[in-house]
């Protein structure tokens, strides 16, 4: 410098051919227990990496850009 792939909740990830963003863990709260853990029930959490375009409508589509990983020279 060149190619490709990734970026989504605190962590690991999903999200079919655009239609109102989800699971596991994890944190809290109660039940249960002589108590802890473990089960069980609720709740909590996200400017979808930025910016711009199409579009009635964009994590999903197109262009740019910053970051990560690989790989080429």
């Nucleotide at each position: 410098g060149c190619c490709a792939g990734c970026g989504u909740a605190g962590c690991u990830c999903a999200g079919g051919u655009g239609g109102u963003a989800g699971a596991g863990c994890g944190g809290c709260u109660g039940a249960u227990u002589c108590g802890u853990a473990a089960u069980c029930a609720g709740c909590u959490g996200g400017u979808c990496g930025c910016c711009c375009g199409u579009u009635c409508a964009a994590g999903u589509c197109g262009g740019g850009u910053c970051g990560c990983u690989g790989g080429c020279u």
Model confidence (mean pLDDT): 81 of 100. This is a predicted structure of a 73-nucleotide RNA (transfer RNA) from a Pseudomonadota bacterium. The source organism's lineage runs through Bacteria, Pseudomonadati and Pseudomonadota. Rfam family: tRNA. Rfam's curators write: Transfer RNA (tRNA) molecules are approximately 80 nucleotides in length. It is annotated as a transfer RNA. Its family is annotated with triplet codon-amino acid adaptor activity in the Gene Ontology. The sequence is in RNAcentral, with records from ENA.